[in-house]
RNA sequence: AUCAGAGUAGAUCAUUAUGGGUUAAGUGCUUGAAGGACGGGGAGUUGCCUUCGGGACGAAGAAAGGCGGAUGCCUUUUGCCGUAUGGUGAUCGCAUCCCGCUGCC
Numbered sequence: 001a002u003c004a005g006a007g008u009a010g011a012u013c014a015u016u017a018u019g020g021g022u023u024a025a026g027u028g029c030u031u032g033a034a035g036g037a038c039g040g041g042g043a044g045u046u047g048c049c050u051u052c053g054g055g056a057c058g059a060a061g062a063a064a065g066g067c068g069g070a071u072g073c074c075u076u077u078u079g080c081c082g083u084a085u086g087g088u089g090a091u092c093g094c095a096u097c098c099c100g101c102u103g104c105c
Base pairs, nucleotide, nucleotide: 003103004102005101010092011091012090013089014088015087016086017085018084019083020081021080022079029055030054031053032052033051034050035049036048040099041098042097043096061078062077063076064075065074066073067072
């Protein structure tokens, strides 16, 4: 040289803890603008993420107790939400290009 390989951020799922909502915010879909990140180094997308604005759609409550004149309010329990964040486990994991690293030699 050639060939083979490793590693990040993170993503998904399960589980767990603490919250939020159940008076529907959030999640998911879509669109516009701005910004950001993307193995150790460089480049970097039509992919990814965040923020702000627009659009279409759209979910589940129940029981017990207390207060009250009351359709109401409060507390607890138990559900529900493609719900938020953290822990744990599993799976996946640089779009891509160049260099580097490890093994072979």